Notes
This is a predicted structure of a 79-nucleotide RNA (c-di-GMP-I riboswitch aptamer) from a Deltaproteobacteria bacterium.
[in-house]
RNA sequence: GUUUGAUACCGCCAAACCUGUCGCGAGGCAGGGACGGAAAGCUACGGGUCUCCGAGGGGGAGAUAGCCGGGUCGCUCGA
Numbered sequence: 001g002u003u004u005g006a007u008a009c010c011g012c013c014a015a016a017c018c019u020g021u022c023g024c025g026a027g028g029c030a031g032g033g034a035c036g037g038a039a040a041g042c043u044a045c046g047g048g049u050c051u052c053c054g055a056g057g058g059g060g061a062g063a064u065a066g067c068c069g070g071g072u073c074g075c076u077c078g079a
Stems, first nucleotide, its partner, number of pairs: 003079004012037002017032006035066001041072003045069003048064006
């Protein structure tokens, strides 16, 4: 360096919920909080789900990385 396996005492992240704030909304951010997590780091590329627009269909603009897959970069210990 590559491949593979494993752990969570310390350390890391932080669901629901509450408060504040931004957004038409799905939701985002900050604080509290801890259900969980070994990539629950990053990335909307494929699929899914959700929101808004659109008379309808086709479609458009968004959200979700803690729905699954892909891509990418990593921590500890062992082989």
Lineage of the source: Bacteria > Pseudomonadati > Myxococcota > Myxococcia. The coordinates come from a structure-prediction model, not an experiment, and the mean pLDDT is 78.